[in-house]
Context: one part of a larger RNA
RNA sequence: ACCCCGUUAAGGAACUCUGCAAUUUAGUCCCGUAACUUCGGGAGAAGGGAUGCCCUCGCAAGAGGGUCGCAGUGAAAUGGAACAACCGACUGUUUAUCAAAAACACAGCACUCUGCAAACACGAAAGUGGACGUAUAGGGUGUGACGCCUGCCCGGUGCUGGAAGAUUAAAUGAUGGGGUGCAAGCUCUUGACUGAAGUCCCAGUAAACGGCGGCCGUAACAAUAACGGUCCUAAGGUAGCGAAAUUCCUUGUCAGGUAAGUUCUGACCCGCACGAAUGGUAUAAUGAUCUGGGCGCUGUCUCGGCUUCAAACUCG
Numbered sequence: 001a002c003c004c005c006g007u008u009a010a011g012g013a014a015c016u017c018u019g020c021a022a023u024u025u026a027g028u029c030c031c032g033u034a035a036c037u038u039c040g041g042g043a044g045a046a047g048g049g050a051u052g053c054c055c056u057c058g059c060a061a062g063a064g065g066g067u068c069g070c071a072g073u074g075a076a077a078u079g080g081a082a083c084a085a086c087c088g089a090c091u092g093u094u095u096a097u098c099a100a101a102a103a104c105a106c107a108g109c110a111c112u113c114u115g116c117a118a119a120c121a122c123g124a125a126a127g128u129g130g131a132c133g134u135a136u137a138g139g140g141u142g143u144g145a146c147g148c149c150u151g152c153c154c155g156g157u158g159c160u161g162g163a164a165g166a167u168u169a170a171a172u173g174a175u176g177g178g179g180u181g182c183a184a185g186c187u188c189u190u191g192a193c194u195g196a197a198g199u200c201c202c203a204g205u206a207a208a209c210g211g212c213g214g215c216c217g218u219a220a221c222a223a224u225a226a227c228g229g230u231c232c233u234a235a236g237g238u239a240g241c242g243a244a245a246u247u248c249c250u251u252g253u254c255a256g257g258u259a260a261g262u263u264c265u266g267a268c269c270c271g272c273a274c275g276a277a278u279g280g281u282a283u284a285a286u287g288a289u290c291u292g293g294g295c296g297c298u299g300u301c302u303c304g305g306c307u308u309c310a311a312a313c314u315c316g
Stems, first nucleotide, its partner, number of pairs: 006306003010302002014300001019297001027051005036041001038145001052067006068072001080295001083292002087287002092104002108143007120129003147281003151212003156209002158205005165200003171194001176189005213231005240274001241271001252268005
């Protein structure tokens, strides 16, 4: 001086990216229990009290009395608790061997395909699954409990529909021409007409892929612009939310919390570059998630010290 334990005056997070780690708490019984809420929960909320042994009474639960210790769940096993945000509703699932999560799944919702020898999938095929099922069924896709909702655009791409028209393959072979032949013919070529799907065309369709504007002026201080003009577009972003897991400028501004706060919470809106099932927004419950601040508690720290065991080292 080190490892693993144990202990520590006073202080108590001053440590640190972060209370990481380690303490604290703890059993049972009684009292008591907030916001919020989907009325089930939240909840073991929180917060208090009791706890050994002996005697008497009692069926018991227990009541009364006595008594010992610093300490009675006397050891061991054995919840720290509360607050506020984000995200995901939840229980689940996952990178066997650096990621357990906000990722996946999920019930619910929606669109779409499928009439049964179903669609779809595997398979040269036979056949099999789907299913010994039959549209309250099965396949695919997206979203992701519940609540309130889900705006505008069909111009592009896709899909669906459309007895017209345009284009168009093989096929058909009208007509004309060449070669040869006395001719019949044989042969080479030309290619009229008819001619499917598809494409063009015409519609529909966005919980299909997707998209959802500029510029200028204007109110009796200034500022702002309910209002007007103009250009463009398929249509110009509605409700709601907003410096956000999204905000570059930015540590935006104001308020709260601190003596001091690039984080956090509440607002504002100037949204570089939110926005409605690529879902929007709220949300009780829930989470070994993530963020912030307090309580309790502590060797995390001020700042170190000490003990045991093992190993090492020194002496022998």
Source information
The part of an RNA shown here (large-subunit ribosomal RNA, domain IV) has 316 nucleotides and comes from Bragasellus peltatus. NCBI's taxonomy places the organism under Eukaryota, Bilateria, Communostraca, Asellidae, Bragasellus. The RNAcentral record of the full RNA draws on SILVA. Its Rfam family is "Bacterial large subunit ribosomal RNA".